[in-house]
RNA sequence: UCCGACAAAGGCAAACCCGCCGAAAGGCGGCGACGCAAAGCUACGGGCCUACCUCCCCCUUUGGGGACACGGUCGCCGGGCCACCGAAG
Repeated sequence: UCCGACAAAGGCAAACCCGCCGAAAGGCGGCGACGCAAAGCUACGGGCCUACCUCCCCCUUUGGGGACACGGUCGCCGGGCCACCGAAG
């Protein structure tokens, strides 16, 4: 350095529910543990989610349908950066 043990210490926290923010996806806080060896950081590439606005179509009366990220997700995958512990190999 790779690696990751029925090891030790320590860490994070899905869903549900509550509050706040947001058009939404979602975020933050509380509660709570499904899980996690980078479930630490980073939207850089791909994927996925959303669609206030914008655009298109229909309708013509403020309605219906569709497209789109500049929004989001790192607990989808990959890349980049940094890092605790230490058995075996």

Record summary:
Predicted 3D model of an 89-nucleotide RNA (c-di-GMP-I-GGC riboswitch aptamer) from a Chloroflexota bacterium. Lineage of the source: Bacteria > Bacillati > Chloroflexota. It was read from a public genome assembly, where an Rfam model found it.